C1' cells in the first nucleotide's frame, strides 16, 4: 500500500426494496411463594456515520471511520 469479510438494543444473533427491524439472553414492573432460586405474564431498549438512488432503504450504491482476514 493492495485486495476481501464485518458493522442491526448492554451481550450473542436474525431479518435478500414496503405493514409495527424479530429472537434468546440481560434489565424494569406484575403475578406466583413463608424468603430466594426458578417459572409465567408485561414494558423500555438497536440499524457505524455522511451522501446518492428509489413513492419507500437493515437492504441497492459511492464516500469515510473501526475490526478481523489474505497478499506484499
Nucleotide at each position: 500500500g493492495c485486495a476481501g469479510a464485518u458493522g442491526u438494543a448492554g451481550u450473542a444473533c436474525a431479518a435478500u426494496g414496503g405493514u409495527u427491524c424479530g429472537u434468546a439472553u440481560a434489565c424494569g414492573g406484575c403475578c406466583u411463594u413463608g424468603c430466594c432460586a426458578a417459572g409465567g405474564c408485561u414494558g423500555a431498549g438497536a440499524u457505524g456515520c455522511g451522501g446518492g438512488u428509489u413513492c419507500g432503504a437493515u437492504u441497492c450504491c459511492c464516500g469515510u471511520c473501526a475490526u478481523c482476514u489474505g497478499c506484499u

Background
This is a predicted structure of a 72-nucleotide RNA (transfer RNA) from a Lachnospiraceae bacterium. It matches the Rfam family "tRNA". By type it is a transfer RNA. Its family is annotated with triplet codon-amino acid adaptor activity in the Gene Ontology. Model confidence (mean pLDDT): 81 of 100. Lineage of the source: Bacteria > Bacillota > Clostridia > Lachnospirales > Lachnospiraceae.